RNA sequence: AGAGUUUGAUCCUGGCUCAGGACGAACGCUGGCGGCGUGCCUAACACAUGCAAGUCGAGCGAAUGAAGUUCCUUCGGGAACGGAUUUAGCGGCGGACGGGUGAGUAACACGUGGGCAACCUGCCUUAUAGAGGGGAAUAGCCUUCCGAAAGGGAGAUUAAUACCGCAUAAGAUUGUAGUACCGCAUGGUACAGCAAUUAAAGGAGCAAUCCGCUAUGAGAUGGGCCCGCGGCGCAUUAGCUAGUUGGUGAGGUAACGGCUCACCAAGGCGACGAUGCGUAGCCGACCUGAGAGGGUGAUCGGCCACAUUGGGACUGAGACACGGCCCACACUCCUACGGGAGGCAGCAGUGAGGAAUAUUGGACAAUGGAUGGAAAUCUGAUCCAGCCAUGCCGCGUGCAGGAAGACGGCCUUAUGGGUUGUAAACUGCUUUUAUACGGGAGCAAUAAGGGUUACGAGUAAUCCGAUGAGAGUACUGUAUGAAUAAGGAUCGGCUAACUCCGUGCCAGCAGCCGCGGUAAUACGGAGGAUCCGAGCGUUAUCCGGAAUUAUUGGGUUUAAAGGGUGCGUAGGCGGCCAUUUAAGUCAGCGGUGAAAUUUUGCAGCUUAACUGUAACAGUGCCGUUGAUACUGUUUGGCUAGGAUUUGGUUGUAGUGUGCGGAAUGUGUGGUGUAGCGGUGAAAUGCUUAGAUAUCACACAGAACACCGAUUGCGAAGGCAGCACACUAAGUCAUUAUUGACGCUGAGGCACGAAAGUGUGGGGAUCAAACAGGAUUAGAUACCCUGGUAGUCCACGCCGUAAACGAAGAGUGGUAAGUAUCGGUAGAAUCGGGGCCUUAGCUAACGCAGUAAGCACUCCGCCUGGGGAGUACGGUCGCAAGGCUGAAACUCAAAAGAAUUGACGGGGACUCGCACAAGCGGUGGAGCAUGCGGUUUAAUUCGAUGCAACGCGAAGAACCUUACCAGGUCUUGACAGUGUAAAGAAUACUUAAGAGAUUAAGGGCUAAGAAUUAAGCUUGCUUAUUUCACUUUAUAAACAGGUGGUGCAUGGUUGUCGUCAGCUCGUGUCGUGAGAUGUUGGGUUAAGUCUCGCAACGAGCGCAACCCUUAUUGCUAGUUGCCAUCAUUAAGUUGGGCACUCUAGCAAGACUGCCGGUGACAAAUCGGAUGAAGGUGGGGAUGACGUCAAAUCAUCAUGCCCCUUAUGAGCUGGGCUACACACGUGCUACAAUGGACGGUACAACGGGUAGCGAGGGCGCGAGCCUUAGCAAAUCCUAAUAAGCCGUUCUCAGUUCGGAUUGUUCUCUGCAACUCGAGAGCAUGAAGCCGGAAUCGCUAGUAAUCGCGGAUCAGAAUGCCGCGGUGAAUACGUUCCCGGGUCUUGCACUCACCGCCCGUCA
Repeated sequence: AGAGUUUGAUCCUGGCUCAGGACGAACGCUGGCGGCGUGCCUAACACAUGCAAGUCGAGCGAAUGAAGUUCCUUCGGGAACGGAUUUAGCGGCGGACGGGUGAGUAACACGUGGGCAACCUGCCUUAUAGAGGGGAAUAGCCUUCCGAAAGGGAGAUUAAUACCGCAUAAGAUUGUAGUACCGCAUGGUACAGCAAUUAAAGGAGCAAUCCGCUAUGAGAUGGGCCCGCGGCGCAUUAGCUAGUUGGUGAGGUAACGGCUCACCAAGGCGACGAUGCGUAGCCGACCUGAGAGGGUGAUCGGCCACAUUGGGACUGAGACACGGCCCACACUCCUACGGGAGGCAGCAGUGAGGAAUAUUGGACAAUGGAUGGAAAUCUGAUCCAGCCAUGCCGCGUGCAGGAAGACGGCCUUAUGGGUUGUAAACUGCUUUUAUACGGGAGCAAUAAGGGUUACGAGUAAUCCGAUGAGAGUACUGUAUGAAUAAGGAUCGGCUAACUCCGUGCCAGCAGCCGCGGUAAUACGGAGGAUCCGAGCGUUAUCCGGAAUUAUUGGGUUUAAAGGGUGCGUAGGCGGCCAUUUAAGUCAGCGGUGAAAUUUUGCAGCUUAACUGUAACAGUGCCGUUGAUACUGUUUGGCUAGGAUUUGGUUGUAGUGUGCGGAAUGUGUGGUGUAGCGGUGAAAUGCUUAGAUAUCACACAGAACACCGAUUGCGAAGGCAGCACACUAAGUCAUUAUUGACGCUGAGGCACGAAAGUGUGGGGAUCAAACAGGAUUAGAUACCCUGGUAGUCCACGCCGUAAACGAAGAGUGGUAAGUAUCGGUAGAAUCGGGGCCUUAGCUAACGCAGUAAGCACUCCGCCUGGGGAGUACGGUCGCAAGGCUGAAACUCAAAAGAAUUGACGGGGACUCGCACAAGCGGUGGAGCAUGCGGUUUAAUUCGAUGCAACGCGAAGAACCUUACCAGGUCUUGACAGUGUAAAGAAUACUUAAGAGAUUAAGGGCUAAGAAUUAAGCUUGCUUAUUUCACUUUAUAAACAGGUGGUGCAUGGUUGUCGUCAGCUCGUGUCGUGAGAUGUUGGGUUAAGUCUCGCAACGAGCGCAACCCUUAUUGCUAGUUGCCAUCAUUAAGUUGGGCACUCUAGCAAGACUGCCGGUGACAAAUCGGAUGAAGGUGGGGAUGACGUCAAAUCAUCAUGCCCCUUAUGAGCUGGGCUACACACGUGCUACAAUGGACGGUACAACGGGUAGCGAGGGCGCGAGCCUUAGCAAAUCCUAAUAAGCCGUUCUCAGUUCGGAUUGUUCUCUGCAACUCGAGAGCAUGAAGCCGGAAUCGCUAGUAAUCGCGGAUCAGAAUGCCGCGGUGAAUACGUUCCCGGGUCUUGCACUCACCGCCCGUCA
């Protein structure tokens, strides 16, 4: 010191939240020791029990009666003396201190500083004087009575330091009349005269003497009263007050005073907050904060108040009295029912309340207090101990070495590594603490008494001299032995610390943002890590951060916030020059600001906390002495502010009166005839009873065209025909006057659009409400026809508006330009109303001499969003309603400005078979094929708008196959390893079985490499072993999965879209997101090119480079070709390579040339040349990205799942089902045709498990035979539409061919479910297709056939090939889609958005 959170991102405003510190705390988990502190915050609730205030016998009378002495004795004892001890009562002093609590109290209660000339003060100190002589009682005791008790009555008797007279007495008190001095006033002090009044107590001691007593003065201490100033909330509390305010007199008090009373006067307090209500003990201080402040008022200290609640006095120096009295209420207890007793907010303790707060402890040893001459007694004050991690502080739980980096755990890319981790084990060392046994303090000063010294007996000083609760504690010695001692929270960001498993929007977490829906670093567990550590977290509260109430230190155009406007009261602020004073202000000095605390230094406990000591501080208040610039005050001047005067002038400024024309409506009359009116289109409405239209006249009310404006005036609201009268204002010029008279302005007063309201008029138009007609799903609306309040006037009320420049008023400074209104002789000279830019300001937008800039003065207002300008209260109003104006609750945002995109039934430009113009289709029929649905044992799975649906599938009878049924296998159909055995196995045969498979037989053999040995033909043979290979058995890891997740992925693909876009570097602009570049003028198919420009360049796309096709040349001629020559049935052969063709290399096209247009550009239009002309045609090629698009079933792959099965084999079935619905196709519906016959012209391809000529057979599919060809050679191969003929003649036909019957062919183990084809027969629907919809711009559509892949067989599909070969495009208004610029936006998951209301 900041951070998180509003947004796609940004800046700003603004709230919420966090990190820090604190605590009389509580709760959770955990817990070794010690020191020092703290410990009912709640029920001022109720209290059992014990203790907390007594003491004095040296005040009194009595009672008690120990030791001891004497006498007697029956030897048990008794009597007398004696008086230690103890004590109820009278009496004295003390129970007013100490201790507790904070209920009450907003007050002179507290704090601070003063005053008392208006007061008191026991004990204490000091000083002066004194104590003579009497009296009458009373408690106790005794007797008696009453009562349960508490207690009480009567009688007799008795003492005092108890009580009462008398004497004496002043410098005391009172009265009276003086003098001097002093004081702010009443007055005080001193001196002195007269008169009156008032005291006393004794006790101890042999004594000295001591302790007391009385009166008075002084002091000290403690109190009482008064005053200035200071410290809470609410104005939704605005008026309060009758002893109230004052006076005179009296009473009362220690004392002043309405303190009380009588009389008199009518005052007193209050916006500087009275009164009322609520809350609260105040302070030193404590916590926090940089400070200013904010919060608190535990412990300690000062003051106050209280003692069950309320009231009252008595005694006393002191009380209206915590452990005193009286009365009343409530409560509790005792009771013999008559009556009594009590007061823990003293210390312990109990119950209750509560989240929560301790022992019915020890001692008077110390300190302090009461009494006493003293010893001493009393003291829950106090000193100690006990309990509690409640806080602060300190110590410890070991230290060093130790790598096989152990075991175990966890993770992992997988047997390798990482981590726990020098951690452990192990070795050495130490002993604070612990345990055991010992030693053992200080706190103690003195008292009684005694000794010594000093003056004078007694005092003072000094020495000796009992006494320790805590405590055998602190401290310390020895021994033992690492021995007795670690947890808590957290680990997504803020915020230090990460992985695995489980869970699957569940369970749960969470301070804020937010996590969790199958790969969660956020839940739970584990491992690891981080932070603190005998504690750690959570919760509550306070301050801080928060400049988020802003004095220091904020704002108000748009974020919350300028009052609708003016006048003006109080208040605040105020021009120039002198003068006075010293209130503010400044300085010096003095007093005070208690101690403790805080800060600093030093010191004492081993250290620290803690404690002691010293200093500073305590920002304040009071007094006093000075200063006089500024502010204030006094006095005197001035004219620059303000006001007035003179003369012009300006205007839709205001009020009243009168006048005017146009328009509208109505009335009367005329002309005239069928409609008018109204709308997007209509209808309601008016009209043959004559409308609308038109002419004339008349009437009514309201508003004032043109001028007219970027104008003018006014305080604002607002003001517009013309004229007059009255009123107000501004401004300019120019004289003079006054002399700061000024500015602002809480309350207050006035004005204040429209609507509304009251009374009375008026009522033409327009027009809420209302009615009707339309629109619509509805239409209580928008549109239309009517229409009442109202709109107008007069007099009242209301008092609000986006009353806006969303901008309060005033004053003074501050750079240019430009046009405008008014004045002036003139000058940018003055005043007003505008635009534009500089500096400056602003979050930005923007403002910018009319400031939102720089300063000053005054007022209003704001403090997150919603609730809410609501409720309640008050007030105003006739009412409507206005003004004032909350809270509960709820959210983490709500806003402002600007940015990028997307979007708009916004705009501009532009492109595309997008529309239009055309051609042909689909949608209707039959069939084929795919999908949905349904069905099924199964109808495997996937693909689903465009961009799924003749798609994956370039081909399901078995296989494929993933599905179903049945029947089988389990280290497995497939991969690789070890061990053991056999070496062959497959094949083949037989039997069972649907088959997989099982059983039996049969077979006995070939072959690779190497080792060793033997033989010989020296490179062969034989034998042996091992490896390889095959089979079997066995073992453990494993295999296997078309099981899940395409939302975990790779790869591949579709789509926008072959659309022209998408970006970057540097620079510049902007606080920033971003912008610029890429926008603009032209142009293009194109972000193609060009010009301009704070941009300059570059990349991915476009284009080009590639393939193919169209032309030519060169090279090469076999299997291709054939012009010339020869030959043949035939380019068949010789020959040739000119041509065609083939396939390699080149050329060619570039807006190159000409002309027009264009900006001297890019380009475009036309033309020439050319095979081809403006990217020549076609293809391949798909930018950044979008759709969590498709695919885990091509493949690969993470995770999950199955493992005698979700794996593998087999047989059969299914994927081919069929009421239906959809998509894509084929064939048709016919004459531009069908049938038959004849006849002509291709190209791309394919072929040995193949293409198959020719020949033969068959009506045909095809069969038999086999020449050629691994192909420019042979085969496929026949082309078809076309052309030439014949026939059919408009029909469900000689169209159409479905369906069905039957006979066959082919492929194949096998055509039943379920193939294709042929022949004959059969001959369905269908006569051009509703709404709707698709393709195509030229060698295209349409039409005709041919080939290929897959494939045993099985295309109307798919991929290719060539033949024939059109029509149309005016054009871009509209539909769809795309691109660029711009604009709006509350959208950004981006309009399939967001969002409002009702209901659930």